[in-house]
RNA sequence: CGAACGAGAACCUCAAUGCUUGCAUUGAGGGGACAGUGGCGAACGGGUGAGUACACGUGGAUAAUCUACCUCCGGGAUGGGGGCAACUACUGGAAACGGUGGCUAAUACCGAAUAACAUGAUUUUUACAUAAGUAAGAAUCAUUAAAAGACGGGGAUCCUUCGGGACCUGUUGCCUGGAGAUGAGUCCGCGGCCCAUUAGCUUGUUGGUGGGGUAAAGGCCUACCAAGGCUACGAUGGGUAGCCGGCCUGAGAGGGUGAUCGGCCACAUUGGGACUGAGACACGGCCCAGACUCCUACGGGAGGCAGCAGUUAAGAAUCUUGCGCAAUGGGCGAAAGCCUGACGCAGCGACGCCGCGUGGACGAUGAAGGCCUUCGGGUUGUAAAGUCCAGUAAGCAGGGAAGAAUAAGCAAAGGGUAAUAUUCUUUGUGAUGACGGUACCUGUAUAAGAAGCACCGGCUAACUCCGUGCCAGCAGCCGCGGUAAGACGGAGGGUGCAAGCGUUGCUCGGAUUCACUGGGCGUAAAGAGCACGUAGGCGGCUAGGUAAGUCUGACGUGAAAGCCCACGACUCAAUCGUGGAAGUGCAUUGGAUACUGCUUGGCUAGAGUGCAGGAGGGGUAAGCGGAAUUCCAGGUGUAGAGGUGAAAUUCGUAGAUAUCUGGAGGAACAACGGCGGCGAAGGCGGCUUACUGGACUGAUACUGACGCUGAGGUGCGAAAGUGUGGGGAGCAAACGGGAUUAGAUACCCCGGUAGUCCACACCGUAAACGAUGAGUACUAGUUGUCGGAACCAUCCUACUGUUUCGGUGACGCAGCUAACGCAUUAAGUACUCCGCCUGGGGAUUACGGCCGCAAGGCUAAAACUCAAAGAAAUUGACGGGGGCCCGCACAAGCGGUGGAGGAUGUGGUUUAAUUCGAUGCAACGCGAAGAACCUUACCUAGGCUUGACAUCCCGCGCUACUCUGUGAAAGCAGAGGUCCUCUUCGGAGACGCGGUGACAGGUGCUGCAUGGCUGUCGUCAGCUCGUGUCGUGAGAUGUUGGGUUAAGUCCCGCAACGAGCGCAACCCUCGCCACUAGUUGCCAGCAUUUAGUUGGGCACUCUAGUGGGACCGCUUGCCGAUAAGGCAGAGGAAGGUGGGGAUGACGUCAAGUCCGCAUGGCCCUUACGCCUAGGGCCACACACGUCCUACAAUGGCUGGUACAAAGCGUCGCUAACUCGCGAGAGUAUGCUAAUCGCAAAAAGCUAGUCUCAGUUCGGAUUGGAGUCUGCAACUCGACUCCAUGAAGUUGGAAUCGCUAGUAAUCGUGGAUCAGCACGCCACGGUGAAUACGUUCCCGGGCCUUGUACACACCGCCCGUCACGCCAUGGAAGUUGGGGCUGCCUGAAGAGGCUGAGCUAACCCGCAAGGGAGGCAGGUUUCUAUGG
Repeated sequence: CGAACGAGAACCUCAAUGCUUGCAUUGAGGGGACAGUGGCGAACGGGUGAGUACACGUGGAUAAUCUACCUCCGGGAUGGGGGCAACUACUGGAAACGGUGGCUAAUACCGAAUAACAUGAUUUUUACAUAAGUAAGAAUCAUUAAAAGACGGGGAUCCUUCGGGACCUGUUGCCUGGAGAUGAGUCCGCGGCCCAUUAGCUUGUUGGUGGGGUAAAGGCCUACCAAGGCUACGAUGGGUAGCCGGCCUGAGAGGGUGAUCGGCCACAUUGGGACUGAGACACGGCCCAGACUCCUACGGGAGGCAGCAGUUAAGAAUCUUGCGCAAUGGGCGAAAGCCUGACGCAGCGACGCCGCGUGGACGAUGAAGGCCUUCGGGUUGUAAAGUCCAGUAAGCAGGGAAGAAUAAGCAAAGGGUAAUAUUCUUUGUGAUGACGGUACCUGUAUAAGAAGCACCGGCUAACUCCGUGCCAGCAGCCGCGGUAAGACGGAGGGUGCAAGCGUUGCUCGGAUUCACUGGGCGUAAAGAGCACGUAGGCGGCUAGGUAAGUCUGACGUGAAAGCCCACGACUCAAUCGUGGAAGUGCAUUGGAUACUGCUUGGCUAGAGUGCAGGAGGGGUAAGCGGAAUUCCAGGUGUAGAGGUGAAAUUCGUAGAUAUCUGGAGGAACAACGGCGGCGAAGGCGGCUUACUGGACUGAUACUGACGCUGAGGUGCGAAAGUGUGGGGAGCAAACGGGAUUAGAUACCCCGGUAGUCCACACCGUAAACGAUGAGUACUAGUUGUCGGAACCAUCCUACUGUUUCGGUGACGCAGCUAACGCAUUAAGUACUCCGCCUGGGGAUUACGGCCGCAAGGCUAAAACUCAAAGAAAUUGACGGGGGCCCGCACAAGCGGUGGAGGAUGUGGUUUAAUUCGAUGCAACGCGAAGAACCUUACCUAGGCUUGACAUCCCGCGCUACUCUGUGAAAGCAGAGGUCCUCUUCGGAGACGCGGUGACAGGUGCUGCAUGGCUGUCGUCAGCUCGUGUCGUGAGAUGUUGGGUUAAGUCCCGCAACGAGCGCAACCCUCGCCACUAGUUGCCAGCAUUUAGUUGGGCACUCUAGUGGGACCGCUUGCCGAUAAGGCAGAGGAAGGUGGGGAUGACGUCAAGUCCGCAUGGCCCUUACGCCUAGGGCCACACACGUCCUACAAUGGCUGGUACAAAGCGUCGCUAACUCGCGAGAGUAUGCUAAUCGCAAAAAGCUAGUCUCAGUUCGGAUUGGAGUCUGCAACUCGACUCCAUGAAGUUGGAAUCGCUAGUAAUCGUGGAUCAGCACGCCACGGUGAAUACGUUCCCGGGCCUUGUACACACCGCCCGUCACGCCAUGGAAGUUGGGGCUGCCUGAAGAGGCUGAGCUAACCCGCAAGGGAGGCAGGUUUCUAUGG
């Protein structure tokens, strides 16, 4: 789908009957639901990507095939039959679903007739092909079908059950054959993933013959026969994956990817299977098995969203259970129409792309606010406000599409027909909108409702403040953050993009970082240890042929979409439409022949053979030799030998070592011996013989490309090691002993076994190195050496020389290289082939495989982890590297420290406080050149608050000063006191008191925010620059070298030439002289005196100013390069910078100092400020530094006596005198100092005494008494006297200073200071010893070398162990997944066999019945699952 078929409910109409007049029943007609038979579709459309490596792409083949519906052409459509659903009756079941009997139609089903251009067989012709075969024909034989249907119209004839039918006609459907179109099947070439730690796979496997099967070729299946087939051009296995057009990226070549759209494939809960059909082994069909979910009356059933929505789970994450078939498309139908989560629309999501808006113009008082500030200002910023303007989109109001036509029907014309009928074509008319009142248009009010996100250290556009303080945090990489963060967090400002902006993930790019385009391998990763050789790759000259590669023309294809170009449609764009180009490919075909290939011939330059020579540790085997070691035997001989840095173990009186003679045995071959020879490498060394490999030279005769390389493969391959059997002198792993050492499983010593040696067999590795694969050709030279040849010269020989071939070294140009370097023996220029590399570690590893007797070898990852690892060169620094040199650095000396007591500083401890700083040298008698109060910064207590001090403002003017009370004082409270200066007489200033706030104040923190100053290396000789040159560069040169110096001092040389800061000199002082000047200094001569006291003098001393003098200048000699310079000498006061001082390069140590001063920031502000009293800085189990005094006779004590320098002094030094034992006191004089004073110098000299002792040493400690300073000596001063009389008898390990007027020793003065000095600074007196020398210790300078160091050796860095964590290997086992093989089981299904049960159509038969065929059932083969 009723235009294939039977039946047909509700309902409507009409008629009849009953009659209770409104109902029921019956009949006829309409109507057509839910179902059924039948047909077509359901194999399309839609989804997904699990599986899958002829699935896909591309090009072919099908002569090996099918194709419903569609189109065209030919032929046909005769005559019959029997059933089954629906329905009905009975019946089973909870249900799902059935069972039995009965009735019935068809385009359902079944025979029969007819039939070839179909199919099969046979014969045959032509053409193609030639391997099979195929195409077009001819002849003969055999086989096979149907819907006589449906619908519309028609008028004669016929039939009629009177409805109609036959008949004619149209449309449609049907059968058969052919052709087309479309779609599909099958086969083949080529192409595109990873793993070789997958290397062998395969038995229907490969082929054949016969048979079966399919639409169709075929082991597709089966029986038999043969033993094949695939594979290093990667089979098999494993892993991964749908493929493509395309998409993303890229300059391209490539790389990545396979969403949306399109083509193909596969799948539909998992596995298996067939049925139906044109097409399926079928998403919304069937059967079976499994898992799961649901229903159940427990007997049994049902299901499959990877369709559209939607739900759930998982997840970082992915939408509405919408509207409509109006359009496009599909299915069915004649059509109306029905179905269509295909599709068209709408919804949700900034997920993407595109477009638009959030306003525009003017506007400086540069507003307010914010932020910053150098406090002036700057910035936000024309930004805002304000004035004027337009009005997109949203809003409101109104209008309002296109998308819709070839529909049916009607009208007209034409075709068709007997026909103006049905019907077909054309024209006209003609219904239909989900979106949606949407797009769009018009009107209208108002700047109105509409800006965020990221970033601001560099890369990379954009900067400040605050907070924080290695915390919190950031981070793509480098890296930020530890109190001034442009890097964290906030803010202001800025930059970028913008309805988005950032983050995360992925891909490509940059990355020439897998290198085809387009890389490398000496040292950065990388040449196999070496050779032979298979496959493969590559290959000399010449001629012909061919045309595979190659080049070129034509033709077909390379779907559409996409990309690109042009034009067009939405206002533009995104988007869409039309056309073109492109698609670098494949196939067919025509042509070209230079090159490559193939093939045929020729040649000799590559390669090889033959001939003549000489060289050689080339190899293998056998034999021989001497020296030496050891051992054995014997002789001589006696106490040691041996060994080491020194020793010991060891050997030796049982006779060693030494020495002599004889013997044994093994191993290795001195000198020659040489970057000399040979060999592929490993390697090879006494002599002789035998066998044997290779290279070289010289002439040429022959072969005629025979060549090069070489994946796999094969062989050789040091030492060590292994097996078996020998051998074993020396040496010697392991092992034992002795030493060394903290230890010493080492280095050294004494022993000593494997082994080393031989034969045979393994192993197969080395820094197997030239860290350099093999071959060929080309590209300047110079100079050695080995082997050969030729030539010149030589009378000959030899040497020498020249040329040449082959080898092996040194140097060197071009060129190359990151540099170092290489450089005809290339790491240069090219070609051929092989091997190898791709950040470091993990890892010369694990697992697996192969090899090995083992040891082990070969091959060879990943997880994890780091942001480097590495090469070469540079500058430094460092070295138990080298060379040269210096310094009280060592050595040689002298004297100390470390032991004692004391002083002083520090640590520690203590304390209310013991203020703070300085900490190896370079803190520790330091800041501090002087803590009783003060100082003073600390503690306790009492007070003050614009303050003790500065500036400004206001009030009062008392001022000052004195006194009283209280108090420890400060302070608080009060009283007296009226006299400051100027004056224009108003007042102003100074000063004091009170008040107010700005402010003062801080020895509070940060010296790692700073200035300044200082220490230190170090008074060491260095540190740099300009120009030039060299180097890619860092850098170098200069500055190195040869000499010399105290010196980068000077000379010479030199790709350097110059210059600067340092050195030296200039400055001060001491030493000599001269001049000037002589008081306070001096006194030779003169006078005087106690006394330079005085006169006199200024010669001398001295003072203090100016000069001179010393420069390797001189001469002589020597050394040296004739230089610089050195050595010696003369002269000289002084001789080689005369002694001393001042003077400190570039820099180092984040050295020291915020408590000298200054200063940024932070902090305190009735206190971290200020004042005051008292205390503390002075403590004391202890430790250290620096000093003093000693331990005594070179001394102590006592008496006498001699000689300095440099200073200081009026708030001072003080003479003389008196007193006191003394410290000192009293009185008094001189001196503002060459005038006076301190002031006595002391050691020394001289005389005496002590006599080796804890003393006549030593003086601590303590008691007593005093003096002085000072408001004040208790904590806590110095000194004096008397008494007391400690430790200590020269100091362990260790350690310091000093080289000449020095050390040592002796006193003196000064600063600070009321007082207080053993410290510090300065002064003189007396006054030595030693230095061979540079090996060593320390520090330093220059050159050179190594470096894995650069915070620079106080560096860097290795391994174990302990604890925790991460990743991985192994592991008795345990567990899960995948695969292979053998066996058992055998659902559904298909095929075979059977089928005694059942069976309408055909046949026989009158019938009963039988036959053919079929079905159920049985059995068997294959087989899913399961075991």